[in-house]
This is a predicted structure of a 350-nucleotide part of an RNA (small-subunit ribosomal RNA, central domain) from an uncultured organism. The prediction has a mean pLDDT of 89. Its Rfam family is "Bacterial small subunit ribosomal RNA".
Context: one part of a larger RNA
RNA sequence: CUGGGCUUAAAGCGCGCGUAGGCGGGAUAGUAAGUGUCUUGUGAAAGCCCCCGGCUCAACCGGGGAAUUGCUUGGCAUACUGUUAUCCUUGAGGCAAGUAGGGGUGCAUGGAACUCUAGGUGGAGCGGUGAAAUGCGUAGAUAUCUAGAGGAACGCCAGUAGUGAAAACGGUGCACUGGGCUUGUUCUGACGCUGAGGUGCGAAAGCGUGGGGAGCGAACGGGAUUAGAUACCCCGGUAGUCCACGUUGUAAACGAUGUCUACUAGGUCGUGGCGGUUCUGACGCCGGCGCGGCCGGAGUGAAAAUUUUAAGUAGACCGCCUGGGGAGUACGGUCGCAAGGCUAAAACUC
Repeated sequence: CUGGGCUUAAAGCGCGCGUAGGCGGGAUAGUAAGUGUCUUGUGAAAGCCCCCGGCUCAACCGGGGAAUUGCUUGGCAUACUGUUAUCCUUGAGGCAAGUAGGGGUGCAUGGAACUCUAGGUGGAGCGGUGAAAUGCGUAGAUAUCUAGAGGAACGCCAGUAGUGAAAACGGUGCACUGGGCUUGUUCUGACGCUGAGGUGCGAAAGCGUGGGGAGCGAACGGGAUUAGAUACCCCGGUAGUCCACGUUGUAAACGAUGUCUACUAGGUCGUGGCGGUUCUGACGCCGGCGCGGCCGGAGUGAAAAUUUUAAGUAGACCGCCUGGGGAGUACGGUCGCAAGGCUAAAACUC
């Protein structure tokens, strides 16, 4: 290389957009590049293979053939692929009418709780734990009432629910804005799929500058526990957590399951549209589309399981795997302010 794989054994990039490339719906006609067939020239000789012959045999040698799977000339064929032209509507997209939603960004605003400040009442404890102590408190705490300030998060509704490509998204209102779904006697007419590089988004923690800082809380201090206790428990508490603008680019970024398309029993629940049925209608019932779950026949699977949301049956394209350790490390390159990221070995060893 061929071949085999990627839910859990090694293996799906965290997720999009998209360049090159690869692949690509239906009809007709042309062309004849690929393709098929015949043919021209060439493909040195020797060797290998087959047949025949010469040395008494063989090795060896001579003759003939085959092979040389290639390149090339011309003709013919036209199903498929390519290409050119014309056309089509079912793929894809546009438009119109509806519609659901924690989709995104900005601004404004609300109540509960908490802490702090001021004042009133009150007068000895509070707090905390398995039990305590550190801690707070007669300079009046805890408790309680009133007023004010501040920051963060939005209880119930809330769902096995919804939206988003993923990360993620939840008080309320307004503005701007992305996408989806349904329906149509509407338009374009293959405009599509995937996607090496590239590019954008990307939890938490971390970093830079400037704000902010209620609660919580790495580090740190103290009190306990213990043989010890650099912990678990308790009292404090800085960074951080929050905001703006940058940066980082990683996660068990998980469905451990790449994207797209077609096909292959059903049952049931949720959710968003639509249509039919009944006198207009409601409820109900029936049908169909999108999304989200559960169960399950066939099939698949090592099994667990999966099963129209496939891990079934097929196709297109990309990514990735090749015994364990060494190691996602060293070196080099590249990105980063740094932390570090990406790419990625070998010796040795079992």